[in-house]
RNA sequence: GCCUCAGUAACUCAGUGGCAGAGUAAUUGAUUCGUAAUCAAUAAGUCGCAGGUUCAAAUCCUGCCUGAGGCU
Numbered sequence: 001g002c003c004u005c006a007g008u009a010a011c012u013c014a015g016u017g018g019c020a021g022a023g024u025a026a027u028u029g030a031u032u033c034g035u036a037a038u039c040a041a042u043a044a045g046u047c048g049c050a051g052g053u054u055c056a057a058a059u060c061c062u063g064c065c066u067g068a069g070g071c072u
Base pairs, nucleotide, nucleotide: 001071002070003069004068005067006066007065010024011023012022013021018055026042027041028040029039030038048064049063050062051061052060
């Protein structure tokens, strides 16, 4: 230098054009003599960045950034 894959909540990931989600973690409450466990609720996202296509983009296209792997 070129090719492939990945980037979504604090963490691990789902979501192949039409309301952004799950588990774990966090907070609050219930339960308990107390803690853990359990149960219920709540909060937490400029979907890596910028542009384009579209009535509509996390999703499609282009460029860039970061990470992993491969070729030279």